[in-house]
């Protein structure tokens, strides 16, 4: 340089055009003579960034940034 794929909560992922979710970590509370386990609860997100389609975008297109991986 070109092609592929990725980008969502601290962290691993979901979610294939109609309210953004789960685990797990962290707070809070139960239980326990403490701890640990176990159970309940609540927060916690410009969905990398800008533009376009669209009534409606986490999702389609398109640049750009970042990450992998293949080419020579």
């Nucleotide at each position: 340089g070109c092609c592929c794929c990725c980008g969502u909560a601290g962290c691993u992922c979901a979610a294939u055009g109609g309210c953004a979710g789960a685990g797990c970590a962290g707070g809070a509370g139960a239980u326990u003579u403490u701890u640990a386990a176990u159970c309940u609860c609540a927060a916690g997100g410009u969905u990398g960034c800008g533009a376009g389609u669209u009534c409606g975008a986490u999702u389609c297109u398109c640049g750009c940034c970042g990450g992998g991986g293949g080419u020579a």